This is a predicted structure of a 1430-nucleotide RNA (small-subunit ribosomal RNA) from an uncultured organism.

RNA sequence: CCUGGCUCAGGAUGAACGCUAGCGGCAGGCUUACACAUGCAAGUCGAGGGGUAAGUUCUACUUCGGUGGAUACACGACCGGCGAAUGGGUGAGUAACACGUAUGCAACUUACCUUUAACUGGAGAAUAGCUCCGGGAAACCGGAAUUAAUACUCCAUAACAUAUUAAAAACACAUGUUUUUAAUAUCAAAGCUCAGGCGGUUAAAGAUGGGCAUGCGAGGCAUUAGUUAGUUGGUAGGGUAACGGCCUACCAAGACAGCGAUGCCUAGGGGGUCUGAGAGGAUGAUCCCCCACACUGGCACUGAGACACGGGCCAGACUCCUACGGGAGGCAGCAGUGAGGAAUAUUGGGCAAUGGGCGAAAGCUUGACCCAGCCAUGCCGCGUGCAGGAUGACUGUCCUAUGGAUCGUAAACUGCUUUUUUACGGGAAGAAUCCCCCCGUUCUUCGGGGGUUGACGGUACCGUAUGAAUAAGGGUCGGCUAACUCCGUGCCAGCAGCCGCGGCAAUACGGAGGACCCGAGUGUUAUCCGGAUUUACUGGGUUUAAAGGGUGCGCAGGCGGAAUAGUAAGUCGAUGGUGAAAGGCUACAGCUUAACUGUAGAAUUGCCAUUGAUACUGCUAUUCUUGAGUGCAGUCGAAGCGAGCGGAAUGUGUAGUGUAGCGGUGAAAUGCAUAGAUAUUACACAGAACACCGAUAGCGUAAGCAGCUCGCUAGGCUGUUACUGACGCUGAGGCACGAAAGCGUGGGUAUCGAACAGGAUUAGAUACCCUGGUAGUCCACGCUGUAAACGAUGAUCACUAGUUGUUGGCGAUAUAUUGUCAGCGACUGAGCGAAAGCGUUAAGUGAUCCACCUGGGAAGUACGUCCGCAAGGAUGAAACUCAAAGGAAUUGACGGGGGCUCGCACAACCGGUGGAACACGUGGUUCAAUUCGAUGCUACGCGAGGAACCUUACCUGGGCUUAAAUGCAGAACGACUCUUCGAGAAAUCGAAGUUCCCUUCGGGGCGUUCUACAAGGUGCUGCACGGCUGUCGUCAGCUCGUGCCAUGAGGUGUCGGGUUAAGUCCCUUAACGAGCGCAACCCCUAUUGUUAGUUGCCAGCGGGUAAUGCCGGGGACUCUAGCAAAACUGCCAGUGUAAGCUGGAGGAAGGUGGGGAUGACGUCAAGUCAGCAUGGCCCUUAUGUCCAGGGCUACACACGUGUUACAAUGGCCGGUACAAAGGGCAGCUACCACGCGAGUGGAUGCUAAUCUCUAAAGCCGGUCUUAGUUCGGAUCGGAGUCUGCAAUUCGACUUCGUGAAGGUGGAAUCGGUAGUAAUCGCGCAUCAGCAACGGCGCGGUGAAUACGUUCCCGAGCCUUGUACACACUGCCCGUCAAGCCAUGGGAGUCGGGGGUACCUGAAGUUCGUAACCGCAAGGAGCGAAUUAGG
Repeated sequence: CCUGGCUCAGGAUGAACGCUAGCGGCAGGCUUACACAUGCAAGUCGAGGGGUAAGUUCUACUUCGGUGGAUACACGACCGGCGAAUGGGUGAGUAACACGUAUGCAACUUACCUUUAACUGGAGAAUAGCUCCGGGAAACCGGAAUUAAUACUCCAUAACAUAUUAAAAACACAUGUUUUUAAUAUCAAAGCUCAGGCGGUUAAAGAUGGGCAUGCGAGGCAUUAGUUAGUUGGUAGGGUAACGGCCUACCAAGACAGCGAUGCCUAGGGGGUCUGAGAGGAUGAUCCCCCACACUGGCACUGAGACACGGGCCAGACUCCUACGGGAGGCAGCAGUGAGGAAUAUUGGGCAAUGGGCGAAAGCUUGACCCAGCCAUGCCGCGUGCAGGAUGACUGUCCUAUGGAUCGUAAACUGCUUUUUUACGGGAAGAAUCCCCCCGUUCUUCGGGGGUUGACGGUACCGUAUGAAUAAGGGUCGGCUAACUCCGUGCCAGCAGCCGCGGCAAUACGGAGGACCCGAGUGUUAUCCGGAUUUACUGGGUUUAAAGGGUGCGCAGGCGGAAUAGUAAGUCGAUGGUGAAAGGCUACAGCUUAACUGUAGAAUUGCCAUUGAUACUGCUAUUCUUGAGUGCAGUCGAAGCGAGCGGAAUGUGUAGUGUAGCGGUGAAAUGCAUAGAUAUUACACAGAACACCGAUAGCGUAAGCAGCUCGCUAGGCUGUUACUGACGCUGAGGCACGAAAGCGUGGGUAUCGAACAGGAUUAGAUACCCUGGUAGUCCACGCUGUAAACGAUGAUCACUAGUUGUUGGCGAUAUAUUGUCAGCGACUGAGCGAAAGCGUUAAGUGAUCCACCUGGGAAGUACGUCCGCAAGGAUGAAACUCAAAGGAAUUGACGGGGGCUCGCACAACCGGUGGAACACGUGGUUCAAUUCGAUGCUACGCGAGGAACCUUACCUGGGCUUAAAUGCAGAACGACUCUUCGAGAAAUCGAAGUUCCCUUCGGGGCGUUCUACAAGGUGCUGCACGGCUGUCGUCAGCUCGUGCCAUGAGGUGUCGGGUUAAGUCCCUUAACGAGCGCAACCCCUAUUGUUAGUUGCCAGCGGGUAAUGCCGGGGACUCUAGCAAAACUGCCAGUGUAAGCUGGAGGAAGGUGGGGAUGACGUCAAGUCAGCAUGGCCCUUAUGUCCAGGGCUACACACGUGUUACAAUGGCCGGUACAAAGGGCAGCUACCACGCGAGUGGAUGCUAAUCUCUAAAGCCGGUCUUAGUUCGGAUCGGAGUCUGCAAUUCGACUUCGUGAAGGUGGAAUCGGUAGUAAUCGCGCAUCAGCAACGGCGCGGUGAAUACGUUCCCGAGCCUUGUACACACUGCCCGUCAAGCCAUGGGAGUCGGGGGUACCUGAAGUUCGUAACCGCAAGGAGCGAAUUAGG
């Protein structure tokens, strides 16, 4: 940079939960089709009937309690009619003509309603009720007698009804249909009345409702691929309102299915709703339409309509009542209850309105409906005040803190308003009807006026009064995402949508202040759409990110060359029908506004029908040749199959020669060999593979194919244009082929060689290496069906710049070359691509078809199915888990990767360390304390360049509350200081004494003391910091500007070729320049000149001494210290394009002459808060400060750095020579004296080129003679000296004595390349003195070695790989103890669902039927079929 997932910001909800809550309007409000107490939800009609239980009225009687009658109201129960099939509820079932949409019924029905036509005559038998009797706990039942009807039956009449037959005509859509005429057969009725009418029957038509059929649309799973016997069709019959296997008999064998049958799972469907730019996705609450259901299952009856929510029968489960014999019930109606749940309301009012049922009507009834109640559940609206008011108050909070900022015009205060609250008063619309009265009236109805009727409700609304009065919260503030600080906490407590935050300075946790967002709400949770072009129709991909099937053939399917004509299925237009209403949109209107509601319009992208167009696609017909194929002529090849032949090599056998090893490896061993190997010669045999040619060459679809020859077979290409005439492309399923390994059977077996054995390697080595070696490798016939089966790139066609090589053909020609077709390669342009790259052999531009992908892991696993002898293959998930996994490229870092090159890095050489003793530092241990820091290189003779007190920070003890500095304010004193005495370890305390200046006398200055404020802290954090420092490293690197390249990170420059110590310089170059580094400039040193000569020097001149530059003098020399010169690859030779290199000359010095100072960008959270400075935190009668003593000096031990040694290149003694650089007045001290000495006592010079401190090794001579010594000096004892207030803990030195370890140091390790190492001494800082053997300097003497860059370490540049970026001390894989979580297996056992088989089989319906009943019709009973259930 891309790919790709995860997450968020938006909208929505029948929601729920947390916190909070003033009002109103409009809506909405069980999850368990779980079980239900109680009340209500379907009645009505007396103008159908018999009648009269209750009531009113009238009347008679009365004992005043009531009783009888009337039937004028009215009416329980009963007969009868209509209704009860609507309304209301729910969504269990249903994947279906259930629903939606569009059609059809020439195959049907429809009570009440409307219209038309006709009719309404007569007769009869019963039965409920009532009365009586009986049974039963009850529910209820039985018997007898009697009775009515608009209940029931019979007769008459009747066609335009129905059926059949005949004739004629017309129509048409397949069976057919319609009309007319004639004949035959069959069927009806009911009354009531106010006399107006209301009913009844038949037929036709309408309207409305319903039934049936069909096209299309609309879930998931193929790990559900075959299903079906009434199944599909026919004939006949039955049945139905009606068609139909709807049912039955017979006949035929069909029917459905990859365009998904069957099966399983899920689900009421639609209008719509939410979201979305849309296309879509999700959903189906409220409202409307349809369907289904009514405890579960089955069944029919009645009826116009049901297989019936508040009807019936049967079976089952459950509940209730019971006298135990038997009965009753069905809230998924409205309320309500229990249970469940995160969760959803009143056992309210009214029929006033709207609608329904009945009725002639009044009216009755209606949990439909209209209202009210509860709930912020949602949407909408209103309010909680408005204006002025600054000392910008106090408190709070914060800061850069004498002060400022913020809360904040906020408040107080002043004025105003009154929506809302409260109180009081007024007060609707919704009302139209019916009915009554009046009028117009033709009492038939209609019109007008008046009266009557309101659950809500004294509600909405209006007015008056009062008074800012009654009313604000929730969430958030790290980014996404609007809003920041302080305190607390310290990987704890906690937060979290994702990334993530929290380990002592948290804008992320908790609190506070402030801010932001929304606001009577606000957050959270859950769910849906969006963002997600993240399933891509609109609108994605497949070389490497997930993704091209291993390859071909090919059925279906999809797509398909040119021309003409026809057709009109697709396509396009016009018109008609439909697309319910509601919803959505637009406009207007009604509630004060809005939500809400009303009216109208547009829209409803769809379906159907009619009609038109004909370019394109399709279909039909006729042609064409360019796609495709065939023929003919050539040509090519490791193309395939079969057979034969060949040589080399290997192994084995036999024989010969020959002798001790062979073989093998990094090195070995196992192995073979004196029973003769290996080697070598000859002969023989066996099997397998074919050197050279041989090649980014050839052939094949892929897998694959290689000695030679022959035979058989297939193919490509080229040329020709004779033939066919679109015959083509792709290709799901299917079929075939398909490396190696593997499997089966039978052969074969030389080599090689899984397994296995042995030997090695190793910590181990079930490996790599070696010696053997079975299967296999080979052949034949079968199977397997997979590979990084790769070009990680499906096939076909067309188009789009080139250069170059090569294979096979055919041409042209000047035989140099060149054209063309088909292949095989390389490079490159446009274009494409995330880039790498591809680039006429596309990964470019288009077309067609197929295959495949949708985050990583689990997993190509499990289950199922198919294939296989097996191994296994094909198909192919989920739970769970993560916030990533991945591709390409970039910069670094790293590599037991590569190339080039440096460095005392190795090598070579010299000397050390590691062994001893001691010193110093550190660790550890100890201690009251052993103060603190430094800790690989880069801590450890480091901070410390000097701990006896001090230092000192530590410990013990004694004190102070300000020791010291400064400022300010107040008070006191006149001093402070000093002296003396006392206590004390001291600090300190107490006492006594001494005691200022100026003055206008008020005071001031100065000082001291006291008080208050500031202080003080070597307490913590170097991981908050400044500054300084170490290290990589004095390595040669690190960057920038502009330009150019790249989507970008970034690259280029800085790479390449040379060269250098160097990114030093040169050349080339899309780079050109520049900066920090390198180098140079600076200092010392090496040479010379010049200037200047004092304190330095003394050659020549003079003077002088025992002697000395001692003196006069001198500047020559040395020296001192200023200036200058000198070195630049400048010159010469060679070499090279150049830079440069090599050699030489000259020169004191030669290629940066030697040394120093100088340390780029950065790294190590390197070191230092104890040098200093400093943020934050902490302490404040102490973590501050003063004092005394102790400690930092301890000591079983370990390490580091040094010193001295172990000796003869030495020790000791005597003599003798030569430096440089420094220091010096509380100092260095000549010289003299004393002391063995450290030193002491005198004395002089010098504030220094003047005086002073000053060498040793060396040289000369002597002695020691290889020994624990005349080496070595530790340790210990004695005696001293010096410093200092003080040497006990704890100083140095001197001297006498003592005389330890140690005889050159294991593994390992350090320094050094020339005036260096080694060795020798001298000085200085610190300092009273000194633990200094340390550090920093100085000079004297003065070496050895470097072949070289393979290796170790470190470094630089280029390149390469990378899964690393905290950068290899990286990253990362697997197992495991213990614990925890989840899951599985398990002898079995228990339960649920579905299917099938068999047995049984209720109610009901249909059918059959001799005995019983009946005159008969018929019935009872019985039987059969079917079915729920068991």
The coordinates come from a structure-prediction model, not an experiment, and the mean pLDDT is 82.